[in-house]
Context: one part of a larger RNA
RNA sequence: GAAUGAACGUUGGCGGCGUGGAUUAGGCAUGCAAGUCGUACGAGAAGUUUUAGUUUGAUGCUUCGGUUGAAGACUAAGACGGACAGUGGCGAAAGGGAGAGUAACGCGUGGAUAUCUACCCCAAGAUCUGGGAUGGCUGCGGGAAACUGCAGGUAAUACCGGAUAAUGUCUUCGGACCAAAGGUGUGAUUCCGUCUUGGGAUGAGUCCGCGUCCUAUUAGGUUGUUGGUGGGGUAAUGGCCUACCAAGCCGAUGAUGGGUAGCGGGUGUGAGAGCAUGACCCGUCUCACUGGGACUGAGACACUGCCCAGACACCUACGGGUGGCUGCAGUCGAGAAUCUUCCGCAAUGGGCGAAAGCCUGACGGAGCGACGCCGCGUGCGGGAUGAAGGCCUUCGGGUUGUAAACCGCUGUCAGUUGGGAGGAAAUGCCAUAGGGUUCUCUCUAUGGUUUGACCGAUCUUCAGAGGAAGUCCGGGCUAAGUUCGUGCCAGCAGCCGCGGUAACACGAACCGGACGAACGUUAUUC
Numbered sequence: 001g002a003a004u005g006a007a008c009g010u011u012g013g014c015g016g017c018g019u020g021g022a023u024u025a026g027g028c029a030u031g032c033a034a035g036u037c038g039u040a041c042g043a044g045a046a047g048u049u050u051u052a053g054u055u056u057g058a059u060g061c062u063u064c065g066g067u068u069g070a071a072g073a074c075u076a077a078g079a080c081g082g083a084c085a086g087u088g089g090c091g092a093a094a095g096g097g098a099g100a101g102u103a104a105c106g107c108g109u110g111g112a113u114a115u116c117u118a119c120c121c122c123a124a125g126a127u128c129u130g131g132g133a134u135g136g137c138u139g140c141g142g143g144a145a146a147c148u149g150c151a152g153g154u155a156a157u158a159c160c161g162g163a164u165a166a167u168g169u170c171u172u173c174g175g176a177c178c179a180a181a182g183g184u185g186u187g188a189u190u191c192c193g194u195c196u197u198g199g200g201a202u203g204a205g206u207c208c209g210c211g212u213c214c215u216a217u218u219a220g221g222u223u224g225u226u227g228g229u230g231g232g233g234u235a236a237u238g239g240c241c242u243a244c245c246a247a248g249c250c251g252a253u254g255a256u257g258g259g260u261a262g263c264g265g266g267u268g269u270g271a272g273a274g275c276a277u278g279a280c281c282c283g284u285c286u287c288a289c290u291g292g293g294a295c296u297g298a299g300a301c302a303c304u305g306c307c308c309a310g311a312c313a314c315c316u317a318c319g320g321g322u323g324g325c326u327g328c329a330g331u332c333g334a335g336a337a338u339c340u341u342c343c344g345c346a347a348u349g350g351g352c353g354a355a356a357g358c359c360u361g362a363c364g365g366a367g368c369g370a371c372g373c374c375g376c377g378u379g380c381g382g383g384a385u386g387a388a389g390g391c392c393u394u395c396g397g398g399u400u401g402u403a404a405a406c407c408g409c410u411g412u413c414a415g416u417u418g419g420g421a422g423g424a425a426a427u428g429c430c431a432u433a434g435g436g437u438u439c440u441c442u443c444u445a446u447g448g449u450u451u452g453a454c455c456g457a458u459c460u461u462c463a464g465a466g467g468a469a470g471u472c473c474g475g476g477c478u479a480a481g482u483u484c485g486u487g488c489c490a491g492c493a494g495c496c497g498c499g500g501u502a503a504c505a506c507g508a509a510c511c512g513g514a515c516g517a518a519c520g521u522u523a524u525u526c
Base pairs, nucleotide, nucleotide: 001526002525003524004523006522007521008520009519010518013376014375015374016373017372018371019369020368026332027331028330030329031328032327035090036089037088040087041086047080048079049078050077051076052075053074054073055072056071060067061066097287098286099285106212107211108210109209110208111207112206113205115204116203120200121199122198123197124196125195126194127193128162129161130160131159137152138151139150140149141148142147168177169176170175182192183191213259214258215257220250221249222248225247226246227245228244229243230242231241232240262284263283264282265281266277267276268275269274289310290309291308292307293306312323313322314321315320340366342365343364344363348362349360350359351358352357379409380408381407382406389400390399391398392397413467415462418459419458422455423454428449429448430447431446432445433444434443435442436441470515471514472513473512474511475496476495477494481510482509483508484507485506491498492497
């Protein structure tokens, strides 16, 4: 000098874009953060509506006996509707957070293949025929609760048989074996699905070469250890596991042990080589109260799933239960130190759905903080009796200083008034035209209509210099000095050093210098 996720001191007008728990991977109240599908299924509340009946009975007619029968209430049947919950499907393995562990094929880079891959795309074929349950529900219970037992009856794209069987699998090459589910709508061979196979795409698994911090005041380490054979296991190779056999394997080119640490793209600095670093953003790995385990599934050994153990916390009728913010906000603690218990799904993206749509603390925004970078402003021109005041003085004056007052002008920003491009493209609905043989179905095109949480570029009205300057320094390094106070005291200080009675170095004043909504200090890196 440059830099920072900074902090502290003094000061502080506006805006844009960024950025903000680095310490205790310490504990957490509360709310929200993963649902969706009725075009898979049974049942079906509220509500709407139709018909019929009963009742009260407005109104009209009346011979006052009746008759008519609006509106309301109730009952019954039906239609629409679709809440709460349930079965089933897909999703929940993504997105979001953190860096504890890890010195490792973890990461980076370049290769390899013994493998799998839901949804998506392409192609070929199939979608036949039966069955028994079960949840919800009903009845009877148990329990403080969490929850749960028995009996009855019911549905499916839930479950299970049978058939069919190659382009599939196995194969001793003879052969053997393996599937499915329907729904909506109908004028239809439409649309959405289901099953098998092949290919693609995407994602993932595994293996290898090279690179990847400090320590020898760590020198030997290793028994499934190193290799082979048979077997098992896996989607798949392999001591991955197991039985037997052999005795190997690694190591001063640093094994083993110890310490520290996620890694990379990058970032900071530097002329570069290098050194330091890994916040935000992107890729990847690992973790989810601590330890262990599997289940489901295309995919997990699963952050807001399950089981066991532990610590902690909460509820309890003392028998027993419940919980996991390293999601977004927020709280306590520790700390020099790090924000709102905000708005919205309008945009982008994701999940489900045929779609409308629903969900989405992802995301888009707003709020707070000079935390950073950048931009703008705090006026402009004139104005000498060089006013007053301050400070200095050789007492003549000098300086502050065109600075102020005063005169004229402008109107950025902030304030005020009214508009306003754009962030919106779609989807749905309606209409028209054309194509699909006909078409009410569907596709394409055009036109109309619909959608903004938040922001607002920019234009405009009004008023008036009005609302907007500080911080550090002045001995040398280093730009900028005088007076007073103090008297080795009080104090300063980055280094040299100042202060013991004339201190340009302490404190104050005036003056000056530097930077400026900041300026200094501390810490850290080059």